A computed fold for a 416-nucleotide RNA from a soil metagenome, annotated as Bacterial RNase P class A. Rfam family: Bacterial RNase P class A. Rfam classes the family as a ribozyme. The RNAcentral record of the sequence draws on MGnify.
[in-house]
RNA sequence: CGAGCAGGGCGAUCGCUCGCCGCAAGGUGAGAGGAAAGUCCGAACUCCGCAGGGCAGUGUGCCGGGUAACGCCCGGUCGGGGUAACCCGAAGGAAAGUGGCACAGAAAACAUACCGCCUCGCCGACGCCCGCGGCCGAAAGGCCGCGGGCGAAGGCGGGGUAAGGGUGAAAAGGUGCGGUAAGAGCGCACCGCGCCCGUGGUAACACGGGUGGCAGGCAAAACCCCACACGGAGCAAGACCAAAUAGGGAGGCUUCCCCUUCGGGGGAAACGACGGCCCGUCGCCGCCUCCGGGUAGGUCGCUCGAGCCCGCCAGCAAUGGCGGGCCUAGAGGAAUGAUCGUCGCUUUGUACCUCGCCGGAGCGCCCGCGAAGGCGCGGAGGCGAAGGCGAAGAACAGAAUUCGGCUUACGGCUCG
Repeated sequence: CGAGCAGGGCGAUCGCUCGCCGCAAGGUGAGAGGAAAGUCCGAACUCCGCAGGGCAGUGUGCCGGGUAACGCCCGGUCGGGGUAACCCGAAGGAAAGUGGCACAGAAAACAUACCGCCUCGCCGACGCCCGCGGCCGAAAGGCCGCGGGCGAAGGCGGGGUAAGGGUGAAAAGGUGCGGUAAGAGCGCACCGCGCCCGUGGUAACACGGGUGGCAGGCAAAACCCCACACGGAGCAAGACCAAAUAGGGAGGCUUCCCCUUCGGGGGAAACGACGGCCCGUCGCCGCCUCCGGGUAGGUCGCUCGAGCCCGCCAGCAAUGGCGGGCCUAGAGGAAUGAUCGUCGCUUUGUACCUCGCCGGAGCGCCCGCGAAGGCGCGGAGGCGAAGGCGAAGAACAGAAUUCGGCUUACGGCUCG
């Protein structure tokens, strides 16, 4: 660094949840995880929405395969890291556009020029040479001044350059040779890059050849562009049954009069408020029956399913196919627990017992004249800690519709 394994076993007692049997008492069977977690991604299932198309928004982004599906998995490519085993990668586009790149620096992207290098012009301390004049000297010559020429440290200005220095996280291909006033893909070789062709590969891509002196930094987890995908809510989804109370709807319950085929039918009035009364207007109590919606409550959804185990086959693998076997929580504020015994595991202690190693003297055997040497036994003692004995410890965590993943948490063991 990678891969894998199990996540204690059995028994007793007392409990918990659910199923079945039982009138009951009770009996009997089953009862958490590798992550049940986070709720991050993908589905099943359910309800709502939906002519079609677009905008917006979100996500994904090398290639091939797997899968019900995925942002997951497998195999590969490319890039990066590591001595290595191996690991990591949101890995399309920066030559469509817009914007950004602190500080430093000349310049952070239409390139530019601070130092430096080269060149031209002007000035030029100073040096050398020539001429003339003056002075000194006998002369050789020396000194001073003026003029001219040449060189020149340096200064100013124009131009060239981008090798070198310097700044920076990052500076406009790299190394070398040639070339040049100095330089420079300016030329050449190799490397890098773009384009074209060939070969191999399903492809990503790799390799080889040719060609162009050569596009232009970083960042798209900045906006954005391109391609593809996507309706919403979630088992508190949703379906069924259905109280009490309060709403809603329909009818009836009282009195009087008339008719009657004695079953009933018709008409009027009513109770309260306003009011002296009538008309009128407004309100519509209570009781009974029925209907309808919703609530409490109950039932279903609910666990047989992209299921689990074993074997064979196909495949590098993920995975798939076939055959056989198995049924393994289904509760609804939520059970799956506690104590004891025993065995196992890990750590540790001890040296009383067993064991392993060392072990003076001594004894036996071999060799030998003997000593020395070799082998064995071996009490005291020492070392070890395999067995015995003793002690301690055992993590993360807790189903709630169900699956497939990912991520996170976690004590230990094994292998390479």